[in-house]
Context: one part of a larger RNA
């Protein structure tokens, strides 16, 4: 390089935006870089290959021919790439008219529950386990009743449901605000797909600096358990969880399956919203869109499995894989306030 793979055997970046750079709709005119054609000129010699021929044969080795798949002028083709012009609407945006949502942000504010304060009642027990004890209690607790503080998360609705590129979002209100769907076919005409590098977002954990701190709970301490218990089970309890600015860049970040387009049996189920049929109406019924789900022809698959939401049949762009282990380590280089990330070998060894 060539070939061969990427669910689960090694391998899809955690998800987007988007620079080159790659491919790129229908038609019609040109041009002639790309591609074919011819002719010329060039491809040293030797080797290779073919014929002949010298060494008793062969290697050797001589002549003579193809060969030299490249280069280059020039001439000519126009199918298809490519560039230039012009046109077109199906792809891609737009506009209008509706509609569905825990898609964000920011203020504001409701109720249960928990804790703690006081304050009535009450009078000895509570707690908690498998059994107990540590705790808490006559300075009156647990229980109960008011009041009143405070933090954090929002039961039923709720789904096999929505929404978002992931990550992720669920009390209610209100403002500002991104997306998607559907019907119209009015406007643009190819704007278009994918993306190395970059750049943004990214669960927890963990970090800086202020703030907050009811539960709950790494560290830590006590009781227990037990051969022993640096656990598993109670009591308590700091960081932390929460908020605001800043970093950190990771996860079995999963659908373990990039995106995008096109085609390739069907059944059922939910979600949204329109169409049409019915005098008219909750509704129903056809046929069609988006999207989420399950069951399966064909095909595919080493099976499991998947199958119009493909892991089928094909293009196009990325990315990644090349036996275990030594390693996602070392040393270098970058990033970070640090923990750490990214990039990444070798020697041994089986």
């Nucleotide at each position: 390089c060539u070939g061969g793979g990427c669910u689960u055997a090694a391998a899809g970046c955690g998800u987007g935006u988007g620079u080159a750079g790659g491919c790129g709709g229908a038609a019609a005119a040109g041009u002639a870089a790309g591609c074919g054609u011819u002719u010329c000129g060039u491809g040293a010699a030797a080797u290779c290959c073919c014929c002949c021929g010298g060494c008793u044969u062969a290697a050797c080795c001589g002549g003579g021919g193809a060969a030299c798949u490249g280069c280059g002028c020039a001439a000519u083709g126009a199918a298809c790439u490519g560039c230039u012009u012009u046109u077109c609407u199906u792809g891609a945006g737009g506009c209008a008219a509706g509609u569905a949502g825990g898609g964000g942000u920011g203020c504001a504010u409701g109720g249960a529950a928990c804790u703690c304060u006081u304050g009535g009642u009450g009078g000895a027990g509570c707690g908690g386990u498998g059994g107990a004890a540590u705790g808490c209690g006559u300075a009156g607790a647990u229980a109960u009743c008011a009041a009143g503080a405070g933090g954090a998360a929002c039961g039923c609705c709720a789904g096999u449901g929505g929404a978002g590129a992931a990550a992720u979002c669920g009390g209610u209100g209100c403002a500002c605000u991104g997306g998607g769907c559907u019907u119209g076919u009015c406007c643009u005409g190819a704007c278009g797909c994918u993306g190395a590098g970059a750049c943004a977002c990214g669960a927890a954990a963990g970090c800086g600096u202020g703030g907050g701190u009811a539960g709950c709970g790494a560290a830590c301490g006590g009781g227990a358990u037990u051969a022993g218990a640096u656990a598993c089970c109670c009591c308590g309890g700091u960081a932390g969880u929460c908020c605001a600015c800043g970093c950190c860049g990771u996860a079995a970040a999963c659908g373990a399956u990039g995106c995008c387009u096109a085609c390739u049996a069907g059944g059922u189920u939910g979600u949204g919203a329109a169409a049409g049929u019915u005098c008219u109406g909750a509704c129903a019924c056809u046929g069609g869109c988006a999207c989420a789900g399950c069951c399966g022809a064909a095909g595919c698959a080493a099976a499991a499995g998947u199958g119009u939401u493909a892991a089928g049949u094909a293009g196009g762009c990325c990315g990644c894989c090349u036996g275990g282990g030594g390693a996602g380590u070392a040393c270098g280089g970058u990033c970070g306030c640090a923990a750490g990330g990214c990039u990444a070998a070798a020697a041994c060894u089986c």